Transfer RNA from Sciurus vulgaris, 72 nucleotides, folded computationally. Its mean pLDDT, the model's own confidence on a scale to 100, is 83. Rfam family: tRNA. Rfam classes the family as a transfer RNA.
RNA sequence: GGGGGUGGAGCUCAGUGGUGGGGCACCUGCCUGGUGCGUGGGAGGUCCUGGGUUCAAUUCCCAGCACUCCCA
Repeated sequence: GGGGGUGGAGCUCAGUGGUGGGGCACCUGCCUGGUGCGUGGGAGGUCCUGGGUUCAAUUCCCAGCACUCCCA
C1' cells in the first nucleotide's frame, strides 16, 4: 500500500427494515444461624462516528475511526 472481518449494558454474545435481548456481574425479596448455592424481581444502552436510502435504520448503502486477520 491492497483486501476481508469485527464495533451493541460493567464483561461476553444473539438479533430482525417496525418499542433492543440472553448469560455472567450489580441491586433487591425469599431461602439460611450466617455466607454461599438455589429461586423471584429490578436497575443499567445516543446499537463506534458522520452522511445517504426509506413512512420508518441497530439492520441496507457510502465515508471515516478503532481493533484484528490475510497479501505485498